[in-house]
RNA sequence: GAUAAAGGCACCCCCGUCGUGAGGCGGGUUCGCAAAGCCACGGGGCUCCCGAGUGGAGCCAGCCGGGUUACCGAA
Numbered sequence: 001g002a003u004a005a006a007g008g009c010a011c012c013c014c015c016g017u018c019g020u021g022a023g024g025c026g027g028g029u030u031c032g033c034a035a036a037g038c039c040a041c042g043g044g045g046c047u048c049c050c051g052a053g054u055g056g057a058g059c060c061a062g063c064c065g066g067g068u069u070a071c072c073g074a075a
Stems, first nucleotide, its partner, number of pairs: 001072001008033002013028006031062001037068003041065003044060006
C1' cells in the first nucleotide's frame, strides 16, 4: 500500500462440543480484513468469586495502543 499477482483469514448466524459464565474448539457460512498471523504488556469492554476493597480469578487479539513474525514490490 497499487484498478497489481499469488494466496490467506473468516463477522453475524446455524449445528456439534467444552465451560458456572464471558467465551473457546470443530464443521457449514462469508460481513469484512494489508497483518482479521502471534503475544494479555497498557487502556477499554465482558464473566465469575468473595469476607465487598485501590480485592481475587478469568474472557475478548475482528475494540484501541504496543511488541514481534510474514507474501508481493507500482507510486

Predicted 3D model of a 75-nucleotide RNA (c-di-GMP-I riboswitch aptamer) from a soil metagenome. The model forms 95% of the base pairs in the Rfam consensus. Its Rfam family is "c-di-GMP-I riboswitch aptamer". Rfam describes the family as follows. GEMM was predicted in a large-scale screen for bacterial structured RNA regulatory elements.